[in-house]
RNA sequence: GGCCCGUUCGUCUAACGGUUAGGACACGGCCUUCUCAAGGCUGGAACAGGGGUUCGAUUCCACUACGGGCUA
Numbered sequence: 001g002g003c004c005c006g007u008u009c010g011u012c013u014a015a016c017g018g019u020u021a022g023g024a025c026a027c028g029g030c031c032u033u034c035u036c037a038a039g040g041c042u043g044g045a046a047c048a049g050g051g052g053u054u055c056g057a058u059u060c061c062a063c064u065a066c067g068g069g070c071u072a
Base pairs, nucleotide, nucleotide: 001071002070003069004068005067006066007065010025011024012023013022018055027043028042029041030040031039048064049063051061052060
């Protein structure tokens, strides 16, 4: 250089083109406890970037960036 795959809350992981973008762990608050842990309730937090297609894109397409693999 060519080809292929991936990128979603702090971490891990879901989501037939129409979901309030869900769950687990972590974190904050409250309850419980003499205190802590455990447990219960509750809250905040994410679609790599800018384009294209579409009435509508996290989802489809091409490109860019980053990561991984194969190949010369």

Record summary: The RNA shown here (transfer RNA) has 72 nucleotides and comes from a Candidatus Magasanikiibacteriota bacterium. Its mean pLDDT, the model's own confidence on a scale to 100, is 81. The organism belongs to Candidatus Magasanikiibacteriota, within Bacteria. The sequence was found in a public genome assembly. Its Rfam family is "tRNA". Rfam classes the family as a transfer RNA. Rfam describes the family as follows. Transfer RNA (tRNA) molecules are approximately 80 nucleotides in length.